[in-house]
This is a predicted structure of a 73-nucleotide RNA (c-di-GMP-I riboswitch aptamer) from uncultured Acutalibacter sp.
Model confidence (mean pLDDT): 88 of 100.
The sequence is in RNAcentral, with records from MGnify.
RNA sequence: GUAAACCGCCUGAAAGGCCGGGACACAAAGCAAGGGGCCUAAGGCGCAAUGCGCUAUGGCAGCCCAGCCGCCG
Repeated sequence: GUAAACCGCCUGAAAGGCCGGGACACAAAGCAAGGGGCCUAAGGCGCAAUGCGCUAUGGCAGCCCAGCCGCCG
């Protein structure tokens, strides 16, 4: 310096995100969804259909790798 869980508000179909409170942690917990992984499933497709399954074009950088930038030596 950042700020997990949790709480409040707003937003979103959801996952999630913004802001405020709050600190579990982090010596890149800075940027960035390229590869893997994970979350969600509105829409779409299928089925034995008040439902279920599959699916990202939605997300997660505080899961890993690669990249960019910075700091120390």